The RNA shown here (c-di-GMP-I riboswitch aptamer) has 76 nucleotides and comes from a Myxococcales bacterium. Of the family's consensus pairs, 94% are formed in the model. NCBI's taxonomy places the organism under Bacteria, Pseudomonadati, Myxococcota, Myxococcia, Myxococcales. It was read from a public genome assembly, where an Rfam model found it. Its mean pLDDT, the model's own confidence on a scale to 100, is 89.

């Protein structure tokens, strides 16, 4: 150094809920607020899972799950 691992620090994202906007809608953006999170960073053009429509198709959720990649710190 690197793989596991997750104590300490520095710090970091931001659930519901309100507001403004978008969008048939699932849901997105900005704003404010924390329920949480060791990847709660990033891919849906990796598999599955839910969910939504102008439905046999097309789109949504990465804070469903598993997966894949990038990253701080470094005690046991």
């Nucleotide at each position: 150094a690197c793989c596991u691992c997750g104590a300490a620090a520095c710090g970091g994202c931001a659930a519901a809920c309100c507001c403004c906007g978008a969008g048939c809608g699932a849901u997105c953006g900005g704003g404010g607020g924390a329920c949480g999170c060791a990847a709660a960073g990033c891919c849906c053009a990796c598999g599955g899972g839910a969910c939504u429509c102008a439905c046999u198709g097309a789109g949504u959720c990465g804070g469903c799950c598993g997966g894949g990649u990038u990253u701080c710190c470094g005690a046991a």